The prediction has a mean pLDDT of 80. Predicted 3D model of a 466-nucleotide part of an RNA (small-subunit ribosomal RNA, 3' major domain) from a Candidatus Anderseniibacteriota bacterium. Lineage of the source: Bacteria > Bacteria candidate phyla > Candidatus Anderseniibacteriota.

Context: one part of a larger RNA
């Protein structure tokens, strides 16, 4: 100088407290451990792994396993030789396919050179999701959007170092003010950026004609004004005006560093290993990644009357959609109990398509394992796709399990938030999405306070630690 303390002081944070809703019990979905397996590919493991990489595992993906095949190779570059239009398309045989064997048709450019292109052979080489994240780049998580981390000159100290950055007040803030052997400066803070809320101006079709809406450019909020407190300060409290008031709300933005944190499987890359090979390379078929005594995490659905069922009625916003050959969103209408089928208007989209649900009204159920709950199972189907057995989603009929509010313990949230309700999108043929990312609708309660728990900041003190 740090680090640590079941030392002290001061101060913050949904940290506790005050509240609201959950998790932990049930069923199911999903991820992980374990076990099993020919294989259940690999990585991630307290906080900071576990609906994570994966924003789509039937084949493919796919890296794993079994079997069948290839060996200059599936793709790339160079050299030499050979063949001659050797290339493309189609068909036949055997086969699970790949691979192998055979046949036919068509035909590019050209300076007419067996040149280009392409094929075969030989060689140089390729290839590896093999290892090392403790050799690395890049990227990322956490402390933490916490208020800190440093430098120049000067001064003090033999020196390591200190000072500045400490003190008092203040702030979300090393924010600012006062004081001061310090005076200045940098990276952070804040502001500048984007969105929302108010107004003005301009423009406008597909939107509107109740001036909303969209696009663009501006205005507006700065403790500017008043009062009180404070040191005549920074600032704090209250008030006025105002759409908005003291950072207006949200986002983007993440200092020096810490954890030899994560990633060689996104990519790149050093070293090393397998490699002229019957492979740790490559192709294919089938299987596996979906197993199941069990343990854990995250969710969904419930256990009901603030509810279920039936009929009628209403109100959104964000978005997405077809020529990049292999076709998107799909209305009206018709058929079907329904999933869906037929149909094809319109739309390269403010034009066309894409039903909001909770909610309101009426009726019924009357506290029960029920008209709650929907798992599981049987049957019949629809759709996607070469193909739904392993292993898809959805529909109809039947079946109707556990579950009566959940032990110890534990999580989120301070306002248009929590909670409840639906809608859209990416990925995507389809979908195991109850996930994720957005969007709107309805819309609370509580905060006395800082004793305690956890984490953090500053000062100080002790130390057998560095």
């Nucleotide at each position: 100088a740090g680090a640590c303390g079941g030392g002290a002081g001061c101060c913050c944070g949904c940290a506790c407290a005050a509240g609201c809703g959950g998790u932990g019990g049930a069923g199911c979905g999903u991820g992980u451990g374990g076990u099993u397996u020919a294989a259940u590919u690999c990585g991630a493991u307290g906080a900071u792994a576990a609906g994570c990489g994966a924003g789509g595992a039937a084949c493919c993906u796919u890296a794993c396993c079994a079997g069948g095949g290839c060996u200059u190779g599936a793709a790339a570059c160079c050299u030499a030789a050979c063949u001659g239009u050797g290339a493309u398309u189609u068909c036949c045989c055997a086969g699970a396919a790949a691979c192998g064997g055979g046949a036919a048709a068509u035909g590019u450019c050209u300076u007419c050179g067996a040149g280009a292109u392409c094929g075969u052979u030989a060689g140089g080489c390729a290839g590896g999701u093999g290892u090392u994240g403790c050799a690395u780049g890049g990227u990322u998580g956490c402390c933490g959007u916490c208020a800190g981390c440093u430098c120049g000159u000067g001064u003090c100290g033999u020196g390591a170092g200190a000072u500045g950055u400490u003190c008092u007040c203040u702030u979300u803030a090393g924010u600012g003010a006062g004081g001061u052997a310090a005076c200045g400066a940098g990276c952070g803070c804040a502001a500048c950026c984007c969105u929302c809320g108010u107004c003005a101006u301009a423009u406008g079709u597909u939107g509107c004609u109740u001036u909303u809406c969209a696009u663009a450019u501006g205005a507006g909020a700065c403790u500017g004004c008043c009062g009180c407190g404070g040191c005549u300060a920074a600032c704090g409290c209250g008030g006025a005006g105002g759409a908005a008031g003291g950072u207006g709300a949200g986002g983007a933005u993440g200092a020096c560093g810490u954890c030899a944190a994560a990633u060689c499987a996104g990519c790149a890359u050093g070293a090393u290993c397998c490699u002229c090979u019957g492979a740790c390379g490559c192709c294919c078929u089938g299987g596996g990644c979906g197993a199941c005594a069990c343990a854990c995490g995250c969710g969904c659905u419930a256990c009901a009357a603030u509810g279920g069922u039936u009929g009628g009625g209403a109100c959104a916003a964000u978005g997405a959609g077809u020529c990049u050959u292999a076709c998107g969103c799909g209305a009206a209408c018709c058929c079907g109990c329904g999933a869906g089928g037929g149909g094809g208007a319109g739309c390269u989209a403010a034009u066309c398509u894409u039903u909001a649900a909770a909610c309101c009204c009426a009726a019924u159920c009357u506290c029960a394992g029920u008209u709650c709950g929907g798992a599981u199972u049987g049957g019949a189907g629809u759709c996607u796709g070469c193909a739904a057995c392993u292993c898809g989603a959805c529909u109809c009929c039947a079946u109707g399990a556990a579950g009566u509010u959940g032990g110890a313990a534990u999580c989120g949230c301070u306002a248009g938030u929590a909670a409840c309700c639906g809608c859209a999108g990416a990925u995507c043929a389809g979908c195991c999405a109850c996930g994720c990312u957005g969007c709107g609708g309805u819309g609370a309660a509580u905060a006395c306070g800082u004793u305690c728990u956890c984490g953090g900041g500053c000062u100080u003190u002790g130390u057998a630690c560095u």